This is a predicted structure of a 98-nucleotide RNA (SAM riboswitch aptamer (S box leader)) from a Bacteroidales bacterium. Rfam family: SAM riboswitch aptamer (S box leader). Its family is annotated with regulation of gene expression in the Gene Ontology. From the family's description: The SAM riboswitch is found upstream of a number of genes which code for proteins involved in methionine or cysteine biosynthesis in Gram-positive bacteria.
[in-house]
């Protein structure tokens, strides 16, 4: 990297560093950001996919992940006048495979 499955409107920040953009990619919106964002470290925290532990649903030690706004919204197909629902594709995780 590749293909299978499973999930994606719950839920969890302070700290130190850096310095101008950032929310996956493209477009149009929004919204975050010099009251320092988005990256990095650390520390705490959510969570319960795997292992483990006690025992029939709890703990939360490892391995992971995640800690702004559904995956921030919309795109393409259906239903609906509409507002909205739905179903895919991407994406992202995680699990066992290759």
């Nucleotide at each position: 990297g590749g293909a299978u499955u499973a999930u994606a409107c719950a839920g969890a920040a302070g700290a130190g560093g850096g310095a101008a953009g950032a929310g996956a990619g493209u477009a149009g919106g929004c919204u975050c950001g010099u009251u320092g964002a988005u990256c990095c470290u650390c520390u705490a925290g959510c969570a319960a996919c795997c292992u483990g532990a006690a025992a029939g649903u709890u703990c939360a030690a490892g391995g992971u992940g995640c800690u702004a706004a559904c995956a921030c919204c919309u795109a393409c197909c259906c239903c609906g006048u509409a507002a909205g629902g739905g179903a895919a594709a991407u994406u992202a995780u995680a699990a066992a495979c290759u």
The model forms 94% of the base pairs in the Rfam consensus.